[in-house]
Order: sequence, then structure tokens, then C1' cells
RNA sequence: CAGAGGUGCGGCCUGCAAGAGUAUAUGUGCGGAGAGAAACCUUCUUCUGUGAAACACAUAAAAAGGGUUUGCCGCCGAAGGAAAAUGUAAGGGUUUUUACAUUUUGCCUGGUUCUGCGUUUAAGAGACGCCGGACUGUCAUCAUAAGUAUGAUGGAGAGCUG
Repeated sequence: CAGAGGUGCGGCCUGCAAGAGUAUAUGUGCGGAGAGAAACCUUCUUCUGUGAAACACAUAAAAAGGGUUUGCCGCCGAAGGAAAAUGUAAGGGUUUUUACAUUUUGCCUGGUUCUGCGUUUAAGAGACGCCGGACUGUCAUCAUAAGUAUGAUGGAGAGCUG
């Protein structure tokens, strides 16, 4: 520098299911002072006795992330995590939580898949983490073969082949 692993990895587009008759809006009833992610503030700010939250009924009624399908694109640490730091958003401030983005750590994982447990989620989907199993690729060692394959053990991509 070029390649290989295969239900191989990731991104984008299209359709579909689900999300969900949910959130939300309006009206009515009830309720009677709180409400705006959690807690706090000499309650800082907005709404609220011209009726808050919660609950019930009626009408209207989404979306995102995720999944799957079709096609295209980029690739083989493809990529995915974990931890830490910084920033943005959730009415102001502090702390936390959640989501997203960036950077660092050659920290973890060869790849796919399945059971169980845990986290996340609307979810028996999916994702992530841990233990275990199966299949598979690669290299090393050993044994048997000699149609260069089979078996056992072990290692990790900073690898393997040319």
C1' cells in the first nucleotide's frame, strides 16, 4: 500500500406497523390553592379565587427516538461501549437528573447469535452491561493424516494475509 471474515458494520432515502386514541387543545363536572423535570431560594420569574394541581366525561388529535422494508452510499476498529472534561436545552440561580454535541483515555470488545439477570424504553421490539452457551474467521503450539485436511489447547484487531 492492497485485501479477507459474513445473517459483517455504519449512514441516508422510501413505504409500513407500533408509538396512540397516548401527549396535547377545547368544553363540562368535581375540587378549592397551587402549577411550570426533582429539591432548595429573604420564592427570583410567569400563570392562577375572572378558579391552580389532581380526577372524570365529551369532541378533536399529533410527533420524536427506536423497529422493519426498498434502494443507494461509505467501509473491515468497520463500529459499538465505558469513564472523565466542556458546552447547549428543560422560565431565573445552585445542585442533581435527562437528552444532544465536542474532546481525551491505543480503557473494553475479532464477528454473529441465543438463554438468564440488570439498566433504558410505550413495549414480550430494539439497544447497552455482566455471566454462560453455540457458530464462525484468524494466528500460535501439539497430535493424526499426506487429497494440506481434521481435532485439541490457547491468544487477540496494536491482529491476520499479500